[in-house]
RNA sequence: ACAAUGGAGAGUUUGAUCCUGGCUCAGGACGAACGCUAGCGGCGGGCUUAAUACAUGCAAGUCGAGGGGGCGUUGCGGAGCAAUCCUCAAUGUCACCGGCGCACGGGUGCGUAACACGUAUGUAACCUACCUUUUACUAGAGGAUAUACCAGAGAAAUUUGGGGCAACACUCUAUAUGCAGACGCUUCGGCAUCGGAGAGUUUGGAAAGGCAACGGUAAGAGAUGGACAUGCGUCUGAUUAGCUAGUUGGUGAGGUAACGGCUCACCAAGGCGACGAUCAGUAACUGGUCUGAGAGGAUGAUCAGUCACACUGGCACUGAGACACGGGCCAGACUCCUACGGGAGGCAGCAGUAAGGAAUAUUGGUCAAUGGACGGAAGUCUGAACCAGCCACGCCGCGUGGAGGAAGAAGGUUCUCUGGAUUGUAAACUCCUUUUGCCGAGGGCUAAGAAACGGGUAUAUCCCGUCGUGAAAGUACUCGGUGAAUAAGCCACGGCUAACUACGUGCCAGCAGCCGCGGUAAUACGUAGGUGGCAAGCGUUGUCCGGAUUUACUGGGUUUAAAGGGUGCGUAGGCGGUUCCAUAAGUCAGUCGUUAAAGGCAGCAGCUUAACUGUUGUAAGGCGAUUGAUACUGUUGAACUUGAAUUAUUUCGAGGUUGUCGGAAUACGUAGUGUAGCGGUGAAAUGCUCAGAUAUUACGUAGAACGCCGAUUGCGAAGGCAGAUAACUAGGAAUAGAUUGACGCUGAGGCACGAAAGUGUGGGGAGCGAACAGGAUUAGAUACCCUGGUAGUCCACACUGUAAACGAUGAUAACUAGAUGUUCGGGGGUAACCCUGAGUGUUCAAGCGAAAGCGAUAAGUUAUCCACCUGGGGAGUACGACCGCAAGGUUGAAACUCAAAGGAAUUGACGGGGGCCCGCACAAGCGGUGGAGCAUGUGGUUUAAUUCGAUGAUACGCGAGGAACCUUACCUAGGCUAGAAUGUGAGUGAAUGAUAGAGAAAUCUAUCAGUCCUUCGGGACACGAAACAAGGUGCUGCAUGGUUGUCGUCAGCUCGUGCCGUGAGGUGUUGGGUUAAGUCCCGCAACGAGCGCAACCCCUAUUGUUAGUUGCCAGCACGUAAAGGUGGGAACUCUAACAAGACUGCCUUCGCAAGGAGUGAGGAAGGUGGGGACGACGUCAAAUCAUCAUGGCCCUUACGCCUAGGGCUACACACGUGCUACAAUGGACGGUACAGAGGGCAGCUACUUAGCAAUAAGAUGCGAAUCUCAUAAAGCCGUUCUCAGUUCGGAUUGGAGUCUGCAACUCGACUCCAUGAAGCUGGAAUCGCUAGUAAUCGCGGAUCAGCCAUGCCGCGGUGAAUACGUUCCCGGGCCUUGUACACACCGCCCGUCAAGCCAUGGGAGCUAGGGGUACCUGAAGUCGGUAGUCGCAAGACGCUGCCGAGGGUAAAACUGGUGACUGGGGCUAAGUCGUAACAAGGUAGCCGUACCGGAAGGUGCGGCUGGAUUACCUCCUUU
Repeated sequence: ACAAUGGAGAGUUUGAUCCUGGCUCAGGACGAACGCUAGCGGCGGGCUUAAUACAUGCAAGUCGAGGGGGCGUUGCGGAGCAAUCCUCAAUGUCACCGGCGCACGGGUGCGUAACACGUAUGUAACCUACCUUUUACUAGAGGAUAUACCAGAGAAAUUUGGGGCAACACUCUAUAUGCAGACGCUUCGGCAUCGGAGAGUUUGGAAAGGCAACGGUAAGAGAUGGACAUGCGUCUGAUUAGCUAGUUGGUGAGGUAACGGCUCACCAAGGCGACGAUCAGUAACUGGUCUGAGAGGAUGAUCAGUCACACUGGCACUGAGACACGGGCCAGACUCCUACGGGAGGCAGCAGUAAGGAAUAUUGGUCAAUGGACGGAAGUCUGAACCAGCCACGCCGCGUGGAGGAAGAAGGUUCUCUGGAUUGUAAACUCCUUUUGCCGAGGGCUAAGAAACGGGUAUAUCCCGUCGUGAAAGUACUCGGUGAAUAAGCCACGGCUAACUACGUGCCAGCAGCCGCGGUAAUACGUAGGUGGCAAGCGUUGUCCGGAUUUACUGGGUUUAAAGGGUGCGUAGGCGGUUCCAUAAGUCAGUCGUUAAAGGCAGCAGCUUAACUGUUGUAAGGCGAUUGAUACUGUUGAACUUGAAUUAUUUCGAGGUUGUCGGAAUACGUAGUGUAGCGGUGAAAUGCUCAGAUAUUACGUAGAACGCCGAUUGCGAAGGCAGAUAACUAGGAAUAGAUUGACGCUGAGGCACGAAAGUGUGGGGAGCGAACAGGAUUAGAUACCCUGGUAGUCCACACUGUAAACGAUGAUAACUAGAUGUUCGGGGGUAACCCUGAGUGUUCAAGCGAAAGCGAUAAGUUAUCCACCUGGGGAGUACGACCGCAAGGUUGAAACUCAAAGGAAUUGACGGGGGCCCGCACAAGCGGUGGAGCAUGUGGUUUAAUUCGAUGAUACGCGAGGAACCUUACCUAGGCUAGAAUGUGAGUGAAUGAUAGAGAAAUCUAUCAGUCCUUCGGGACACGAAACAAGGUGCUGCAUGGUUGUCGUCAGCUCGUGCCGUGAGGUGUUGGGUUAAGUCCCGCAACGAGCGCAACCCCUAUUGUUAGUUGCCAGCACGUAAAGGUGGGAACUCUAACAAGACUGCCUUCGCAAGGAGUGAGGAAGGUGGGGACGACGUCAAAUCAUCAUGGCCCUUACGCCUAGGGCUACACACGUGCUACAAUGGACGGUACAGAGGGCAGCUACUUAGCAAUAAGAUGCGAAUCUCAUAAAGCCGUUCUCAGUUCGGAUUGGAGUCUGCAACUCGACUCCAUGAAGCUGGAAUCGCUAGUAAUCGCGGAUCAGCCAUGCCGCGGUGAAUACGUUCCCGGGCCUUGUACACACCGCCCGUCAAGCCAUGGGAGCUAGGGGUACCUGAAGUCGGUAGUCGCAAGACGCUGCCGAGGGUAAAACUGGUGACUGGGGCUAAGUCGUAACAAGGUAGCCGUACCGGAAGGUGCGGCUGGAUUACCUCCUUU
């Protein structure tokens, strides 16, 4: 600059991710309805259902200027006394005859899938009243009839007879250069039949009058309105595939306004259909409307055009026009009247009623305007129309006030509550405004809408003239007054989606559009406050489009998500190589016509604005016509060779069919040798065998299959094909470039082939082997294993037609880097090898893909054709149809139900997957537990209570490191209520002690004693009214803090930056080594870092230094019965502070290194020296609200507090943890030796005495390296016992005591005497321990008045055995693999059965409906016939034939409803049986088929990998 004005997403599958895919939401719209609410106006809209039935009123009449009359009024005249009568004129009115109209306007959408509608054409095949225009004519004559009148019938509706009168009613005659028909002729034209014009002959038929305006007849043209025909377009179903006899065509005739099988006679046998006929279902069509970026999709209210219909069906008449909404006839249903004989009716016109329904209005006004009918006109009629009424039904507009106003009022709500926050400038209050409302006035020479109509002029939009006409309506509008006065709700507030708190409720009540909320702290329920959105409305429901690219033309897919047909041949169809000429169908461009108006869009204008309306302009697209262009496609013609095919030569192979032949193995038979088992399995058994098996030898028979070669080899369209050979036969490849000359590709239907299983008939039958039988296994075992074994497997012929028929990948053609094997050819080269064609593999570039992956053999980039998909389940099911002998196959739904189902990949977890590694994990050992008695804890039971908690590992000698009262939380009973404790506290009193009474005590009552200190203010202590703070071992450990257990002292868990991946994530952290260790080293798209490991800390092992009491004593001295008892010493031990020391540092060796190995050296100690403390990210909603703290809830004369007694100690039983034992490696008795670490004043207590003893009475030391508990024990030395229920063992029981304590009954410990139970080494199973360890022995401490302690925590003494090793069990770590698990295998999940609910298939039948067929009957009516009757005649009546609505009968088909019973299916917190699938799911799974079984399922045969593991082969990559 040009062209455009136009396109948003979100939630939901998962632990997380990407994808596929459905479901849902946000938007707009509506003739809407419902709920809550409601001030006004304008403009629109208003039975979507029962085309159901309708009371009442109105909706089509008009003309006297067509006619004769009737009845009035007025006037003139006449008659008569008058009443009255007659004539004439004017005028009004009425029925009848006549004319025009009634075919318009108005309503509805039943039917109709059709030339009905839309659009574009045609009529040379047609009609058209009124209107316009042109030409001509308008002459004679006649007979009837209605009303009225007379007489009747009938309840009525209605109707009969008689005589009489008229017309613009009707009839006849005349006239006709026009018209119509027939015949031939001339000429012009066209579009096939033919059309126009001209002249001729012949036939036929007109008219109406009226005083006048005006009419009538014939003919032509126009206009208007119609009729018919044709091209194209116009819903769903193929589980509707064949339909059609007037059917298709012809000839002739009839009929019509007209063409035509429209009808009829005859002739022919056609016509339609996969480009969807026929049938079934549904539906008025269009302009338009809604939505959408558009393309589309949906729709067809109001307005407008067309069609169809008018109670249902049929029929014609009249007429220009109808087969006629407010006309007729007939039939039917229904309603009404009736004198029972007969009659009447048709709101899908406007109102209105009933009914139906979620639902839709007044029995209104006016013809003033617009329009219509009639009329010369005035005018009449007009539920058309214009107006008004009702309804928030919609759209649009206005208002419900504006400004100021902080004590941030009160009240409400809320919080972390002396107070703050919020409602909130909101209110109050002050000032201002007056739309709207109300009141009053104006508003008819004026609100607009009113102009036509009269006259003039040739005409006009021109001129002249005057009168009257408004339903709405005194409305709109204008002015004045009044006073903030009259006026705000609805929905929502978990995410999507704008907007949050409190209380109530407690998986209840309820919410919910989807996901989902609610089980005691709900922003999701209900209410309140607050907030958000919209606003006279707001929400909900329903429907449509959108979002949905989720049917994909624009604009999708098919390896694994849904989806490639099992394979080929081939028909129709679709598509198609190179060159040239022609043509112009497709295609492209211009022009013309049409596409009604309204609507839409744009401009302008009118209502105060807008909605609304007017006016002007205009588009796109469609259809038709015409002119041009010719690249491409098509068509015709001519040519070409590269596609395709043929030929020649060579070659390849498990390609196919048939026959013949072969050896090994197996089974069987016969014979021999030979003897006791064979066979089979995890182990067995069934089975075979002394009647001689198995084994072995020989011979024979039979059937089936073909070892080695043999291979990611080869061939074939697929299925599939393997001994050798012969015959027949099909195909591929290469080379050559001879022949044809596009002959090609694909391929709906169709045809053929098509593993295994299965079927039929006939053979065959060795081995194998569904079913079946038996044996095992098992809880069971309709299985896996074993022994048998029938169909079958084999052959021939005929069916079946399916498989994971797979490369889960349709066919064909072209193009897009390489590398490397292999098969069959060709060429070159001596060879190595190179080039090339066709196959068959692997790996990769680009690219593609959600990813995995594919990658010249595409899943890449293109083209053509075919097939198939559209959420999961129901279901490849039902029904129907076709095929099949059957089994069954092919085609193939719906109701209902769910919010997912699914693909690929990721991180974990798991595996009766794999690899590597570790651990008292196993193994090797030692000692236990499980059996006994007892102790202790738990369960259970019991109880008034047996308080509570802990419950696999990780509860059970645990909380409790100590229940007689207390503790104590439990039970019973008696008491208290501001409470048992603490603080403030007026006041009183010392404190306190004692006595008496009641009582179980708590407690209550009474009395007495006492009279503190003081700086005189008061203080300490006790009591204490009121008041304020109580109290709770009540609940929730699933609201919490803190603390703790466990995995696990396992070696792991993460981060920053970078890199890789769309992403979750990965990498680092994997790999090769090494370590106790993610310890360290090397390598590496990683480089670093953190928490863990290790180290730093403590104890212990060695030495040194310092220090030397209460400890020590070598040497010296004193001293004792003895003794560091004393002087002294500072060496040693020890004490307790500081140092040193150990680091694979050194050596040898292996290793790149890290590091490893060594009976190495050195050293007290050697590879972390031993032990402790120390516990990563996290897991188990692990434990604890009863240690403590704490949110919320609950109790308040009690769930608080006090007291007494009881209970926590119960006891058929079961389990855990221990002690003591069962004995001689021992018991008993006597003698004797050696520790460490602790405790001690309401204490430990020496010593003495008493007692057998527990202990008691005295008494001394010590707040403790001083004194004391305190003798350590096992050991050692002796004696005795001699294998037994004992001199083992000590339970139990009796008696007597001691001690603690207010108190040992329930319920203490200890002592002595007596008693002397079970138990003789412990089933299945199971625990601990790798060195100063196990085992064994004693000692101490905490708690504590005492103690049920055999427990726990420590201390030392004595002091082993074993470890080949990592197959297995358990636990753990790393890598890898599979997964349908993620609450994570204690996972997930399948089927039967049982229960409830729901929809559905079959079903003896029953029942309803519409349509068709055949037959019978047959109204009205047109048409045809007619000899009777009437008429002068035309003709009519009568009779009759065809057709014919309706009715009846019959057989069948179709579509519904219902049905005893029956089949499966779906859904439903906790039913039963098993365990099929997911891991190698414990027998790999799955597909097809067959058989069997409660069920999942099992087995046979063939197939697949969408199978794990291991090994080998081959191939590839790298070296």
Model confidence (mean pLDDT): 82 of 100. Predicted 3D model of a 1519-nucleotide RNA (small-subunit ribosomal RNA) from a Bacteroidota bacterium. It matches the Rfam family "Bacterial small subunit ribosomal RNA". Rfam links the family to the GO terms ribosome and structural constituent of ribosome. It was read from a public genome assembly. Lineage of the source: Bacteria > Pseudomonadati > Bacteroidota.